[in-house]
RNA sequence: ACUGCAAGCUGCGCUAUCGUGUGAUGCUUUUGUAUCAUAAGGAAAGUCCGGACAGCAUAGAGCAACGUACCGGUUAACAGCCGGCUUCCGUGUAAAAGCGGAACGAGAAAGUGCCACAGAAAAUAACCACCGGCAACGGAAAGGGUGAAAACGUAGUGUAAGAGACUACGGGCUUUUUUGGUAACAAACUGGCGGGGUAAACCUUUCGUGCUGAAAUGCCAAAUAUACCAGUGCCUGAGGGCUGCUCGCCUGAGCUGGGUGGGUAGGCAGAUGGAGACAGGCAGUAAUGCUCGUCCCAGAUAAAUGAUAGCGGGGAUGUUUACAUCUUACAGAAUCCGGCUUACAGGCUUGCAGUUAUU
Numbered sequence: 001a002c003u004g005c006a007a008g009c010u011g012c013g014c015u016a017u018c019g020u021g022u023g024a025u026g027c028u029u030u031u032g033u034a035u036c037a038u039a040a041g042g043a044a045a046g047u048c049c050g051g052a053c054a055g056c057a058u059a060g061a062g063c064a065a066c067g068u069a070c071c072g073g074u075u076a077a078c079a080g081c082c083g084g085c086u087u088c089c090g091u092g093u094a095a096a097a098g099c100g101g102a103a104c105g106a107g108a109a110a111g112u113g114c115c116a117c118a119g120a121a122a123a124u125a126a127c128c129a130c131c132g133g134c135a136a137c138g139g140a141a142a143g144g145g146u147g148a149a150a151a152c153g154u155a156g157u158g159u160a161a162g163a164g165a166c167u168a169c170g171g172g173c174u175u176u177u178u179u180g181g182u183a184a185c186a187a188a189c190u191g192g193c194g195g196g197g198u199a200a201a202c203c204u205u206u207c208g209u210g211c212u213g214a215a216a217u218g219c220c221a222a223a224u225a226u227a228c229c230a231g232u233g234c235c236u237g238a239g240g241g242c243u244g245c246u247c248g249c250c251u252g253a254g255c256u257g258g259g260u261g262g263g264u265a266g267g268c269a270g271a272u273g274g275a276g277a278c279a280g281g282c283a284g285u286a287a288u289g290c291u292c293g294u295c296c297c298a299g300a301u302a303a304a305u306g307a308u309a310g311c312g313g314g315g316a317u318g319u320u321u322a323c324a325u326c327u328u329a330c331a332g333a334a335u336c337c338g339g340c341u342u343a344c345a346g347g348c349u350u351g352c353a354g355u356u357a358u359u
Stems, first nucleotide, its partner, number of pairs: 001355010012312007020039008041330001045341002048339005053213004065209003069205001070084005085105001086103006106204002111202002113198003127144002130139003152170006172193003177188004217269004228258005239251004276295003280291004313328007
């Protein structure tokens, strides 16, 4: 220098014109208009987990259902995050140590079930071979072979043949005690065990969870109809229809005013000053916490955040190496916040590994 992997950050800029949402101010006046300010993201996405907030429910206890699962820390909370342990994988080494990564990491010795094909047998093992026996049959589990997995391994003792049946060494599980550690756990010592795997099968143990979800919820409240009250009218005719007006004709029990409660249309709150952003300091390995300073940073309600032009930046292609053409990642708030997951052109930084060149 290049390539690859991992982590973190960033993720087009400027100018002009026209336009949009929200807020403030002025003028008009209740709807406009002018000026100024402000206007998407790291994921606003998936809605997976956890909370805030709201309504309903709620004596206490248990069952069920759903979830959780090594230890410690962190937090409003979490199945998240940080650190550690154990196991496994890669790298490395004579062997270690070290370095990097992964884990749906309690229990298979409570019980039930399941384990393809092959194989005698997949858990009360016995096909060939072994031993006893005339045989029937019995004993035994070392050798062969199958399989992803075969009943601790090696050597010896032992026996009719054999076998953890016994002994030594090794390895596995586990108990007591001691030491180190907050703990998981590790090391040592001592005693015991020989019993395949599977809990992303039922199940057991552990701890946790009330339900719903901003279309939550609270408030205000047209029009129309209406409880009720008042006035007026019911053949001595209210009101209505025909009509420019006055008559006239037809119709025939309501009509006029006030107004309650509920809450439809609609409006307001919820709703954006917050577990807030940025910078510094302190504590901590870290996640994170504390403290100080500065700042205010979308808030619609069918939904604004845009369009056009020019210049520039990046990328691709073509060739005349400087121009031309094309192109501009993923994606777009809707109660808010903390995580996780997924999508993402290009650029920057750091670490690790490899290759090449130079010193």
Molecule: Bacterial RNase P class A
Organism: Flavisolibacter sp.